The prediction has a mean pLDDT of 88. This is a predicted structure of a 353-nucleotide part of an RNA (large-subunit ribosomal RNA, domain IV) from a Planctomycetota bacterium.

Context: one part of a larger RNA
RNA sequence: CUGUUGUUAAGGAACUCGGCAAAUUAGACCCGUAACUUCGGGAUAAGGGUCGCCCCUCGGAGUGUAGAUCCUCGCGAUCGAAGCUCUAGGGGGCCGCAGAGAAAUGGUGCAAGCGACUGUUUACUAAAAACACAGGUCUGUGCUAAGUCCCAAAGACGCCGUAUACAGACUGACGCCUGCCCAAUGCCGGAAGGUUAAGAGGAGGGGUUAGCGCAAGCGAAGCUCUGAAUUGAAGCCCCGGUGAAUGGCGGCCGUAACUAUGACGGUCCUAAGGUAGCGAAGUUCCUUGUCGGGUAAGUUCCGACCCGCACGAAAGGCGUAACGACUUGCACACUGUCUCAACAACAGGCUCG
Numbered sequence: 001c002u003g004u005u006g007u008u009a010a011g012g013a014a015c016u017c018g019g020c021a022a023a024u025u026a027g028a029c030c031c032g033u034a035a036c037u038u039c040g041g042g043a044u045a046a047g048g049g050u051c052g053c054c055c056c057u058c059g060g061a062g063u064g065u066a067g068a069u070c071c072u073c074g075c076g077a078u079c080g081a082a083g084c085u086c087u088a089g090g091g092g093g094c095c096g097c098a099g100a101g102a103a104a105u106g107g108u109g110c111a112a113g114c115g116a117c118u119g120u121u122u123a124c125u126a127a128a129a130a131c132a133c134a135g136g137u138c139u140g141u142g143c144u145a146a147g148u149c150c151c152a153a154a155g156a157c158g159c160c161g162u163a164u165a166c167a168g169a170c171u172g173a174c175g176c177c178u179g180c181c182c183a184a185u186g187c188c189g190g191a192a193g194g195u196u197a198a199g200a201g202g203a204g205g206g207g208u209u210a211g212c213g214c215a216a217g218c219g220a221a222g223c224u225c226u227g228a229a230u231u232g233a234a235g236c237c238c239c240g241g242u243g244a245a246u247g248g249c250g251g252c253c254g255u256a257a258c259u260a261u262g263a264c265g266g267u268c269c270u271a272a273g274g275u276a277g278c279g280a281a282g283u284u285c286c287u288u289g290u291c292g293g294g295u296a297a298g299u300u301c302c303g304a305c306c307c308g309c310a311c312g313a314a315a316g317g318c319g320u321a322a323c324g325a326c327u328u329g330c331a332c333a334c335u336g337u338c339u340c341a342a343c344a345a346c347a348g349g350c351u352c353g
Stems, first nucleotide, its partner, number of pairs: 001348008010339002014337001019334001027051005036041001038173001052094006059087005067079004095099001107332007114324002119131002135171007150155001174319004179249003184246002186242005193237003199231002204226005211218002250268005277311001278308001289305005
């Protein structure tokens, strides 16, 4: 000097990103216990008191000998002195600094965010606000052979189930709720018209050549190449529906008898222009917004305001008791975290081997 421990004057978070670490608390019995609440909780809330040993006294409980009573009489039932065991209360005394004498053994409270909860997860840097969850909603599926799904098929799962079932998607207890837009995209329904494939169809055209022709050339049948009209489904166009489907939810100008503001009006655009609730938020750039609270002093925190750069209603909105090795702020207690360091124990470090 390092590691692991122990103790520490006065102060007590001044340390630090942050009380990280450490300390405090701790058991049993008795008393007592707030807001809030889903009436279960919260709660071991908080906060107090007692605890050892000896003697005396007085209750209770268990077991149960002797004994008593009853009897369907037995290896019966009930009661039960004594003895043994456990224990509540009362009185007196004794010792120590200390009686849950060691070890083991909750620090507590207040406020806010998120997630309802118990649970699950990155085996080896993340345990969480992420996942799951009960509950909610939508969609598909009517069963010889469901829909989904594995598979080339056979076959299997679903299921030896049957819409209170199975599958898919989103949301995520509970409470109050879940607004407007179907123009776009998707899905569902519709079938009049338009468009539209192979196929069917075969007008017409070309090649070849029997034949005809003096020649130029024409040219049947067959074979062959090509091929118009016409016919021809779904789909798309089209018509309607649908948001707990993918999604979207405006701008400018003026206006009230101080000023300011704008209930009100005008105008443009749109499918419709953000409703309730919440709001500098885990979302707010400007921003340490402004005001209030807490502090001597507070970029964090809490309560408000609303100018929401860029909240908003099942990618749910807003609340919410209980719960949390979650995140944030505050207080009490407590402490070597610190002011500021000291000493001790053990193991190393150093020397020899």